[in-house]
RNA sequence: GCCGGGAUAGCUCAGCUGGUAGAGCAACGCAUUCGUAAUGCGUGGGUCGUGGGUUCGAAUCCCGUUCCCGGCU
Numbered sequence: 001g002c003c004g005g006g007a008u009a010g011c012u013c014a015g016c017u018g019g020u021a022g023a024g025c026a027a028c029g030c031a032u033u034c035g036u037a038a039u040g041c042g043u044g045g046g047u048c049g050u051g052g053g054u055u056c057g058a059a060u061c062c063c064g065u066u067c068c069c070g071g072c073u
Stems, first nucleotide, its partner, number of pairs: 001072007010025004019056001027043005049065005
């Protein structure tokens, strides 16, 4: 330098034939207990790496760019 994959909640990841973002764990509250843990129920939390474009509508499609991983030379 070229090619491919990845970046989404505090963490691990889903969601990719475009229709307004979810799960598990963690956090917090309540119940249960003499108390803790465990268990059950509930709540909050993300402008989807970033800048543009296409579209009525973009995590998703297109272009640029940053970082991480792998391959080729």
Predicted 3D model of a 73-nucleotide RNA (transfer RNA) from a Puniceicoccales bacterium. Its Rfam family is "tRNA". Rfam classes the family as a transfer RNA. About the family: Transfer RNA (tRNA) molecules are approximately 80 nucleotides in length. The coordinates come from a structure-prediction model, not an experiment, and the mean pLDDT is 81. The source organism's lineage runs through Bacteria, Pseudomonadati, Verrucomicrobiota, Opitutia and Puniceicoccales.